[in-house]
């Protein structure tokens, strides 16, 4: 330089914001205004977490299926994009470091 299922999903978490809820405060009321509001709903990890498929590899079996094993490591912006917004979210295991 290159090379691999070095997948895919879904449920959660660390984190996030403010559409709706609710919650503060203003208003006689519709309603306005705050995420410098614990929240619920929402968004949500390549480098958290289980979980199912799922990929290869022995064995058994001949039922084309069961068991069993492996899936490893993993510093990292600054920008820019979606969505009401924002982010460990998409660009992106990118750039760059080592």
């Nucleotide at each position: 330089a290159u090379g691999a299922a070095a997948g895919u999903u879904u449920u959660c978490u660390a984190g996030g914001g403010u559409u709706c809820c609710g919650u503060a405060g203003c208003a006689u009321a519709a309603g306005c205004u705050a995420g410098c509001c614990u929240g619920g709903u929402c968004c949500g990890a390549g480098a958290g977490a289980a979980a199912a498929c799922c990929a290869c590899a022995a064995a058994a079996u001949u039922a084309u299926u069961u068991u069993u094993g492996u899936g490893a490591c993993a510093c990292g912006g600054a920008a820019g994009g979606a969505u009401a917004a924002a982010a460990g979210c998409c660009u992106g295991g990118g750039a760059g470091a080592u």

Model confidence (mean pLDDT): 82 of 100. The RNA shown here (Guanidine-I riboswitch aptamer) has 98 nucleotides. The model forms 100% of the base pairs in the Rfam consensus. Its Rfam family is "Guanidine-I riboswitch aptamer". About the family: This family represents a conserved RNA structure found upstream of the ykkC and yxkD genes in Bacillus subtilis and related genes in other bacteria. The function of this family is unclear although it has been suggested that it may function to switch on efflux pumps and detoxification systems in response to harmful environmental molecules.